[in-house]
This is a predicted structure of a 357-nucleotide part of an RNA (large-subunit ribosomal RNA, domain IV) from an invertebrate metagenome.

Context: one part of a larger RNA
């Protein structure tokens, strides 16, 4: 010096990102116990008192000689019960120590706010959480040879179930609620019209040439049937266009100008645009850039915290909004207790390092 323990005057978080670590609390009995609350809780809330040993004594319980009764007279049974002993609960007096739950083991407490209702689950080896799940809510698919899923198939799961069932998606206890927009995208429904594939259809057209004609006699022209090439009109489903519905489907939810008898502000008016222009509630918030916004509280002093304001850069209603008792190895701030965290160090013990062997 390092590690593991112990102790420490005065102060008591001044330490630090942060009371991290340590200290403190701790058992049993009794007294007592707030806000709030879903009336269950909160609660061991908080906060107090007692606790050893000796003597005496009281009550209760057990055991118990025995007494009384019954009868089937027995190794029966019922009731009561002295002394002693034991246990429990008190009372009085006394004794000792600094200290009586004398050691060990054995909750620190309270207040505020955020998030998540809760118990639960998770990154085996850096994350346990506000993430996931959850009961509850909603939408949607599915009539059973179900939908959905696996498999080329047979077949299987779903389910030896049957819409109070099964699958998918979102939300996430409970309470109060969940506004407007269907123009875009999606989904559902519709079928009049437009568009539209293969196929059907076969107008038209190409090549070949039996034959005919001409002449320069092996060439040119025409050219039926057959085969072949081309393939117009017309016909032709879903889809798309089109017409409706649907937002707890994906999603979206404005701007400018003016106006009141101080000023300021604008209940009011005008105008442009839109599918519709953000309702209730909340709001510098896990969301606020400017920002340490402004005011109030707490401190001697507070970029954090709590309560308000609203100018919401860029909250907002099941991508849920706002509350909420209980719960949380979650996060924030404050108080009490407590302490070597610190002022600021000191001392002690043990194990290393180190030196020698």
């Nucleotide at each position: 010096c390092c590690c593991u323990g112990g102790u420490u005057a005065a102060g008591g978080a001044a330490c630090u990102c942060g009371g991290c670590a340590a200290a403190a609390u701790g058992a049993u009995a009794c007294c007592g116990u707030a806000a709030c609350u879903u009336c269950g809780g909160g609660a061991u809330a908080a906060g107090g008192u007692a606790u050893g040993c000796c003597u005496u004594u009281a009550a209760u319980u057990g055991u118990g000689a025995g007494u009384u009764g019954a009868u089937u007279u027995a190794c029966u049974u019922a009731a009561c019960a002295a002394a002693g002993c034991a246990a429990u609960u008190g009372a009085a007096g006394g004794c000792c120590g600094c200290a009586g739950a004398g050691a060990a083991a054995u909750g620190g407490c309270g207040g505020u706010a955020g998030c998540g209702a809760c118990u639960g689950u998770u990154u085996a080896c850096u994350a346990a959480a506000a993430a996931c799940a959850u009961a509850g809510g909603a939408c949607u698919u599915u009539g059973c040879a179900a939908a959905a899923u696996c498999g080329u198939a047979a077949g299987a799961u779903g389910a030896a179930g049957u819409a109070u069932a099964a699958g998918g998606u979102c939300u996430g206890a409970c309470g109060c609620c969940u506004g407007c927009c269907c123009g875009g995208u999606g989904c559902c429904g519709g079928a009049a019209g437009g568009u539209u594939a293969a196929g059907g259809g076969g107008a038209u057209u190409u090549g070949u040439u039996a034959g005919c004609u001409g002449c320069u006699u092996g060439c040119a022209g025409c050219g039926a049937a057959g085969c072949u090439c081309u393939g117009a009109a017309c016909u032709g489903a879903a889809g798309c266009c089109c017409c409706g519905g649907u937002a707890a489907a994906c999603g979206g939810c404005g701007g400018c100008c003016g106006u009141a008898a101080c000023u300021a502000u604008a209940a009011c008016g005008g105008u442009c645009c839109u599918a519709a222009g953000g309702u209730a509630g909340c709001g510098a918030a896990a969301u606020u850039c400017c920002u340490u916004g402004u005011c109030g509280g707490g401190u001697a002093a507070g970029u954090u915290c709590c309560g308000a304001c609203c100018u919401g850069c860029a909250c907002g209603a099941a991508u849920g909004g706002c509350g909420u008792a209980a719960c949380g190895a979650c996060u924030u701030c404050c108080c009490c207790a407590c302490u070597g965290u610190c002022u600021c160090g000191g001392c002690c013990a043990g194990a290393g390092a180190c030196u020698c062997a």
It matches the Rfam family "Bacterial large subunit ribosomal RNA". Rfam links the family to the GO terms ribosome and structural constituent of ribosome.